[in-house]
RNA sequence: GCCGCCGUAGCUCAGUGGAUAGAGCAUUUCCCUCCUAAGGAAAGGGUCACAGGUUCGAUUCCUGUUGGCGGCG
Numbered sequence: 001g002c003c004g005c006c007g008u009a010g011c012u013c014a015g016u017g018g019a020u021a022g023a024g025c026a027u028u029u030c031c032c033u034c035c036u037a038a039g040g041a042a043a044g045g046g047u048c049a050c051a052g053g054u055u056c057g058a059u060u061c062c063u064g065u066u067g068g069c070g071g072c073g
Stems, first nucleotide, its partner, number of pairs: 001072007010025004018056001027043005049065005
């Protein structure tokens, strides 16, 4: 230098054009318990890497930038 994949909650990830973007773990509160752990319920937490484009509508498609990983030279 070229090619491919990935970037979504504190962490690990799902969702791949449509309605308020979700799960598990973690955090906080409550229940339960003599207490703790385990178990149950609820809550908070998101510029969907950034910018532009297409579209009635974009986390999703296209282009560029940027970061990570891998391959080729």

This is a predicted structure of a 73-nucleotide RNA (transfer RNA) from Chitinasiproducens palmae. Its Rfam family is "tRNA". Rfam links the family to the GO term triplet codon-amino acid adaptor activity. By type it is a transfer RNA.